The part of an RNA shown here (small-subunit ribosomal RNA, 3' major domain) has 487 nucleotides and comes from uncultured Deferribacter sp. NCBI's taxonomy places the organism under Bacteria, Pseudomonadati, Deferribacteres, Deferribacteraceae, Deferribacter.
Context: one part of a larger RNA
RNA sequence: UGACGGGGGCCCGCACAAGCGGUGGAGCACGUGGUUUAAUUCGAUGCAAACCGAAGAACCUUACCUGGGUUUGACAUGUACGUGGUACGGAUAUGAAAGUUGAAGGACGCUUCCUUCGGGAGGCGAGCGUACACAGGUGCUGCAUGGCUGUCGUCAGCUCGUGUCGUGAGAUGUUGGGUUAAGUCCCGCAACGAGCGCAACCCCUGCAUUCAGUUGCCAUCGGGUGAAGCCGGGCACUCUGGAAGGACUGCCAUCGACAAGAUGGAGGAAGGGUGGGGAUGACGUCAAGUCAUCAUGGCCCUUAUGUCCAGGGCGACACACGUGCUACAACGGUCGGUACAAAGGGUUGCCAAGCCGCGAGGUGGAGCUAAUCCCAUAAAACCGAUCGUAGUCCGGAUCGCAGUCUGCAACUCGACUGCGUGAAGUCGGAAUCGCUAGUAAUCGUGAAUCAGAAUGUCACGGUGAAUACGUUCCCGGGCCUUGUACA
Numbered sequence: 001u002g003a004c005g006g007g008g009g010c011c012c013g014c015a016c017a018a019g020c021g022g023u024g025g026a027g028c029a030c031g032u033g034g035u036u037u038a039a040u041u042c043g044a045u046g047c048a049a050a051c052c053g054a055a056g057a058a059c060c061u062u063a064c065c066u067g068g069g070u071u072u073g074a075c076a077u078g079u080a081c082g083u084g085g086u087a088c089g090g091a092u093a094u095g096a097a098a099g100u101u102g103a104a105g106g107a108c109g110c111u112u113c114c115u116u117c118g119g120g121a122g123g124c125g126a127g128c129g130u131a132c133a134c135a136g137g138u139g140c141u142g143c144a145u146g147g148c149u150g151u152c153g154u155c156a157g158c159u160c161g162u163g164u165c166g167u168g169a170g171a172u173g174u175u176g177g178g179u180u181a182a183g184u185c186c187c188g189c190a191a192c193g194a195g196c197g198c199a200a201c202c203c204c205u206g207c208a209u210u211c212a213g214u215u216g217c218c219a220u221c222g223g224g225u226g227a228a229g230c231c232g233g234g235c236a237c238u239c240u241g242g243a244a245g246g247a248c249u250g251c252c253a254u255c256g257a258c259a260a261g262a263u264g265g266a267g268g269a270a271g272g273g274u275g276g277g278g279a280u281g282a283c284g285u286c287a288a289g290u291c292a293u294c295a296u297g298g299c300c301c302u303u304a305u306g307u308c309c310a311g312g313g314c315g316a317c318a319c320a321c322g323u324g325c326u327a328c329a330a331c332g333g334u335c336g337g338u339a340c341a342a343a344g345g346g347u348u349g350c351c352a353a354g355c356c357g358c359g360a361g362g363u364g365g366a367g368c369u370a371a372u373c374c375c376a377u378a379a380a381a382c383c384g385a386u387c388g389u390a391g392u393c394c395g396g397a398u399c400g401c402a403g404u405c406u407g408c409a410a411c412u413c414g415a416c417u418g419c420g421u422g423a424a425g426u427c428g429g430a431a432u433c434g435c436u437a438g439u440a441a442u443c444g445u446g447a448a449u450c451a452g453a454a455u456g457u458c459a460c461g462g463u464g465a466a467u468a469c470g471u472u473c474c475c476g477g478g479c480c481u482u483g484u485a486c487a
Stems, first nucleotide, its partner, number of pairs: 001487002003484003007481007015471002019435005026326008034317002042053002064312007073134001077133007088105001093100002108125007136301002139299003145295002147290003150286001152284001157196006163172003176187003202278004207245001209243005216235003221232003251265005328428001332387007344375003349368002354363003394425001399420007441463007
């Protein structure tokens, strides 16, 4: 100087407390361990692995296993030699395919010479073959590395120059008194300044003004309908897209060192000051993670640890853990009726009306490269009816039959529909998680990936709470101080 302490002081954080909802019990989905297996490919392992890489394993993917092939190779560059019936082409045979076999047909570019001007002979390319350099490796090492990432932590810290002090390691500044979300600011001070962080600058959102009105809108006028901005017309309103403004302790009072600031109030669309959300992650820590995104040193394989193909596996199942979904019901289930979103996507696409089917869906073909058309009825909610506390008209697992769609192909191993079947489950032990406001809870909607395949992920809106006395305690962190047989 650090690190540590079941040492001390001060202060923060959904850290506790106050509340609301869960997980832990059930069924199922997904991930992991284990076990099994020919293979169940590999990586990730306290927080910070475990719906993680994977924004999507039927084949492919695919790296694994079994079997069948291939050896200058699936792919790149180069050298030498060979090759005009050569490249190309692929009949036939065999086969699960890959591959092996290779019939008919059958060329091209540049150029030299000869020519009867039809063409012929040769050389060099391109291609192919042979040989050789080499290719190739999701083989090993993340403890050889780059790059990228997690984490403490969006915590308020981490340092430097000059000066001064100390023999020196170092100290000072950065400590102290206040204050702040903040090493934020003020005051003091052997320090004076500065840098990386904090904050601000950036994006979205909340208010009004102005400009612009089509594909958006419809107050007034006219037309029109069963109904409808449907038509003329208009840009007032909504909305969309630009521009500039607005919030700054700016104003008042009190407290305070007259400072920084704190408390209360006015005005205001918006507040006591970071309005709300996002992006933004200092010096560093964990030899943290990744050689399987990629790149890369070294090592290893080279008729195989490369490469092609078929089938299987990644989907197994006594069990253990994690993350979720659906429930156990009446704040509900079922049936009928009525209403209100936002944000997205669409030409290999979204697919309307109509018709067929109980339905998944089929048929059909209008429109749309989209504020125009389509996906697309939002669902909870509200109104009415029924059920009457029961393993039920709760719950839907499991299983049987019949189907739909995608796709060469749904057996291993897809999603969905109809009929039947109707399991566990009556609110969950010890323990444990999230959340402070348009949040939790609850309700649907969309997108990426994608032929098909979400209870996951990412986004969107609808309805919309309770509680916070407080900092004694648990956990994590910051500053000062103290002890130390630790470095």